[in-house]
Molecule: Bacterial RNase P class A
Organism: Pseudomonadota bacterium
RNA sequence: GGAGUCGGCCGGACGGCGGCUCCGGCGAAAGCCGGGGAGGAAAGUCCGGGCUCCAUAGGGCAGAGCGCCAGGUAACACCUGGGCGGAGUGAUCCGACGGAAAGUGCAACAGAAACAUACCGCCCCGAUUCGUCGGGGUAAGGGUGAAAUGGUGGGGUAAGAGCCCACCGGCGCCGCGGCAACGCGGCGGCCGGGCAAACCCCGCUCGGAGCAAGGCCAAAUAGGAAGGGAAUGACGCUGCCCGCCGACCCUUCGGGUUGGCCGCUCGACCCCGAUGGCAACAUCGGGGCUAGAUAGAUCGCCGUACAAAGACAGAACCCGGCUUACAGGCCGACUCCCGCA
Numbered sequence: 001g002g003a004g005u006c007g008g009c010c011g012g013a014c015g016g017c018g019g020c021u022c023c024g025g026c027g028a029a030a031g032c033c034g035g036g037g038a039g040g041a042a043a044g045u046c047c048g049g050g051c052u053c054c055a056u057a058g059g060g061c062a063g064a065g066c067g068c069c070a071g072g073u074a075a076c077a078c079c080u081g082g083g084c085g086g087a088g089u090g091a092u093c094c095g096a097c098g099g100a101a102a103g104u105g106c107a108a109c110a111g112a113a114a115c116a117u118a119c120c121g122c123c124c125c126g127a128u129u130c131g132u133c134g135g136g137g138u139a140a141g142g143g144u145g146a147a148a149u150g151g152u153g154g155g156g157u158a159a160g161a162g163c164c165c166a167c168c169g170g171c172g173c174c175g176c177g178g179c180a181a182c183g184c185g186g187c188g189g190c191c192g193g194g195c196a197a198a199c200c201c202c203g204c205u206c207g208g209a210g211c212a213a214g215g216c217c218a219a220a221u222a223g224g225a226a227g228g229g230a231a232u233g234a235c236g237c238u239g240c241c242c243g244c245c246g247a248c249c250c251u252u253c254g255g256g257u258u259g260g261c262c263g264c265u266c267g268a269c270c271c272c273g274a275u276g277g278c279a280a281c282a283u284c285g286g287g288g289c290u291a292g293a294u295a296g297a298u299c300g301c302c303g304u305a306c307a308a309a310g311a312c313a314g315a316a317c318c319c320g321g322c323u324u325a326c327a328g329g330c331c332g333a334c335u336c337c338c339g340c341a
Stems, first nucleotide, its partner, number of pairs: 001337010013304006020037007039312001043323002046321005051210004058242004063206005068082005083097001084095004098201002103199002105195002119142002121138007150168006169191002171188007214262004224253006236244002269288008
């Protein structure tokens, strides 16, 4: 100098004018003054929790999710570290990564055969009209396929074959190291394949509904009419059975009210430091308060500088994650190549 990998951060600044909303103060009111006012994803609503109500959540079946190991956490399908497999020269990245001799199933086309199989070839025996035919053996060679029953080499044999041997791969047992996943070494020829994001088996986890949850006050009125179900237990928990609860429930028609308050933002919260830990994180100390609406505020115009008033995008109960979108820019760590000293 070039190419690249990973992590973190910003994502508009300053000033003027005028608005919106919440809080506080003043005011009889109109209003005035002061202060707060979107994001890293507020998004998708995909996981996990808090909170609320229903038996504080019960037993079984069914169902769903997860699936190497250890740790972290309120919890997780998340995070950290490690193992194994794969990609890359490397930094690094990717992986639903338990079980395929428990059973069932699937595999287009090709191929003899995809679970028990001989098409060609090879070998042996018999027959022979000497062209071949029949029986048996074989999985070494050929051919098909994404995949053909451990691989390579040697011995052996009629030809062959873990039939025997060496090395490699797998499996099992033993020993050692590691908390473990697993690794290393030795021994044993034990060696009939793939798919489980096919059913299934094994292990672990999971009750339902959701802030329109749920509670309070006020207003209105008549809790009206018709049909159906319900103490032979409706509705609900709960898809089904048991169990619990205990008087209402469903549909249609015709009316009334469609106001306010709580929940609501102080919380597994944020920042800094110390200690422990490789880390995720935990503990302790100090400091901070950072939107809370209910038709829903968070905006508009102008000026200044940079290339440019600029990316994706707008909270609605709250957190922890994941995923997706994102103009432009900054910082740090690391890798490879080339050149020079």